[in-house]
RNA sequence: GGACCCGUAGCCUAGUUUGGAUAAGGCGACAGCCUCCUAAGCUGUAGAUCCGGGGUUCAAAUCCCCGCGGGCCCG
Numbered sequence: 001g002g003a004c005c006c007g008u009a010g011c012c013u014a015g016u017u018u019g020g021a022u023a024a025g026g027c028g029a030c031a032g033c034c035u036c037c038u039a040a041g042c043u044g045u046a047g048a049u050c051c052g053g054g055g056u057u058c059a060a061a062u063c064c065c066c067g068c069g070g071g072c073c074c075g
Stems, first nucleotide, its partner, number of pairs: 001074002004071004010027004020058001029045005051067005
């Protein structure tokens, strides 16, 4: 230098194939219930405008373009 894949709460992942309006789940955090206390269990709460910018569209996490970061392959 070239090709491919990936980027979504603190962490991990789904959702992208077929654009559809309140972005879902697990772990973790916090609060409450229970318990002599803790753990476990149960209930609830907060937390991501989806890596950044632009475009297409009535509508974009999803499609297109340019960057940034990571992985891997080729030279």
Predicted 3D model of a 75-nucleotide RNA (transfer RNA) from a Candidatus Woesearchaeota archaeon. Its Rfam family is "tRNA". Its family is annotated with triplet codon-amino acid adaptor activity in the Gene Ontology. The family's RNA type in Rfam is transfer RNA. About the family: Transfer RNA (tRNA) molecules are approximately 80 nucleotides in length. It was read from a public genome assembly.